[in-house]
Context: one part of a larger RNA
RNA sequence: UGACGGGGCCCCGCACAAGCAGCGGAGCAUGUGGUUUAAUUCGACGCAACGCGAAGAACCUUACCUGGGUUUGACAUGUUCUCGUAACUCCUGGAAACAGGAGCCCUCUUCGGAGCGGGAUCACAGGUGGUGCAUGGCUGUCGUCAGCUCGUGUCGUGAGAUGUUGGGUUAAGUCCCGCAACGAGCGCAACCCCUGUCCUAUGUUGCCAGCGGAUAAUGCCGGGGACUCGUAGGAUACUGCCGGUGACAAACCGGAGGAAGGUGGGGAUGACGUCAAGUCAUCAUGCCCCUUAUGUCCAGGGCUACACACGUGCUACAAUGGCCGGUACAAAGGGCUGCAAGACCGCGAGGUGGAGCGAAUCCCAAAAAGCCGGUCCCAGUUCGGAUUGGAGGCUGAAACUCGCCUCCAUGAAGUCGGAGUUGCUAGUAAUCGCAGAUCAGCAAUGCUGCGGUGAAUACGUUCCCGGGGCUUGUACA
Numbered sequence: 001u002g003a004c005g006g007g008g009c010c011c012c013g014c015a016c017a018a019g020c021a022g023c024g025g026a027g028c029a030u031g032u033g034g035u036u037u038a039a040u041u042c043g044a045c046g047c048a049a050c051g052c053g054a055a056g057a058a059c060c061u062u063a064c065c066u067g068g069g070u071u072u073g074a075c076a077u078g079u080u081c082u083c084g085u086a087a088c089u090c091c092u093g094g095a096a097a098c099a100g101g102a103g104c105c106c107u108c109u110u111c112g113g114a115g116c117g118g119g120a121u122c123a124c125a126g127g128u129g130g131u132g133c134a135u136g137g138c139u140g141u142c143g144u145c146a147g148c149u150c151g152u153g154u155c156g157u158g159a160g161a162u163g164u165u166g167g168g169u170u171a172a173g174u175c176c177c178g179c180a181a182c183g184a185g186c187g188c189a190a191c192c193c194c195u196g197u198c199c200u201a202u203g204u205u206g207c208c209a210g211c212g213g214a215u216a217a218u219g220c221c222g223g224g225g226a227c228u229c230g231u232a233g234g235a236u237a238c239u240g241c242c243g244g245u246g247a248c249a250a251a252c253c254g255g256a257g258g259a260a261g262g263u264g265g266g267g268a269u270g271a272c273g274u275c276a277a278g279u280c281a282u283c284a285u286g287c288c289c290c291u292u293a294u295g296u297c298c299a300g301g302g303c304u305a306c307a308c309a310c311g312u313g314c315u316a317c318a319a320u321g322g323c324c325g326g327u328a329c330a331a332a333g334g335g336c337u338g339c340a341a342g343a344c345c346g347c348g349a350g351g352u353g354g355a356g357c358g359a360a361u362c363c364c365a366a367a368a369a370g371c372c373g374g375u376c377c378c379a380g381u382u383c384g385g386a387u388u389g390g391a392g393g394c395u396g397a398a399a400c401u402c403g404c405c406u407c408c409a410u411g412a413a414g415u416c417g418g419a420g421u422u423g424c425u426a427g428u429a430a431u432c433g434c435a436g437a438u439c440a441g442c443a444a445u446g447c448u449g450c451g452g453u454g455a456a457u458a459c460g461u462u463c464c465c466g467g468g469g470c471u472u473g474u475a476c477a
Stems, first nucleotide, its partner, number of pairs: 001477002003474003007471007015461002019424005026315008034306002042053002064301007073124001077123002080120006088103006107114002126290002129288003135284002137279003140275001142273001147186006153162003166177003192267004197235007207224002211222003238261001241255005317417001321376007333364003338357002343352003383414001388409007430453007
């Protein structure tokens, strides 16, 4: 100087407390451990691995296994030699890769050759082989915590200290005051984006108040720019104003006005560093290793196994509910190898057909919870839907291993969950649906967004956990 303390003081955080909803019990989905297996490819392991890499494992992917092939190679550049002058189609064997055969007869040319293709040869290619403890890059984490440093000066033999401590204050090393310090840098804040209010400009594909026309009805038409909305540009919030407290400071408390008040709400943004943290399997890369194989091609299988254990979820156990009928209101997205309306067929998944739309125009599209009626009457039920049988649909060469969906039948566990444990402070939790990426299809209950309905509680900081500052002890570095 740090680190540590079941030392002290001060302060903060959904850290506790106060609340609400969960998890831990059930069934299923998914990841992991274990076990099994020819293989169940690899990585990730407290927080910070375990719906993680994977925003799509039937083939492909694929890195694994079995078997069948291949050796200048699936891919790149070049050397030497040689043959040919595109390729494609067909036949035979085969699971295919591949092997053998047949058909086909075609670049330019200055006639030297050039280009292209095949074969041979040599340099080389290739490796998701090893090392993340050789590395770059990227990332997680402490933590959006308020800290981390430097120059000069001063003090100290020196390590170092001071500044950065102290008194207040703040979300903040934020600001004020004081001070052997005076300044400065990286962080904080602000500048950026979205959202909340208003103004101006503009007006199609959007809008429709007033005027006119038309219809069974509809901005449907003429028209209009008021409004909504879209697109731009601006305004607004600064403790600016008033009162109080305070050191007359910084600031804090209350109030006015205001759409909004003291950082308005959200996002992006992550200091010096820590964990030899993670990644050699995104990529790049040193070294080591393989080179008729640890490369490469193909078929089939596996990554989907199942006594079991754990994590994360979904659906429930019901009446604030289930089922049936009617009826209302979003936002944000996606669409040409695409989204597909009306119509017709089918109980349905879906099929036929194809208007319209490269989309503020058309489509996906129904929003759901809600509201209005009806029914069930507390039961393992009209709760719950696992499991299984049968019949179908769709995608795709192909759904056996191993896809999703529909219909009929079947109806399991489950009556609110032990010890323990998680999230959340407001348009939040809870609850309800919608969309998208990936994608032929889909195991999505995942993930990322979007809106609808919309709470309870916070006395307080003793305690648990994590963090910041000052100080103290130390046989630790």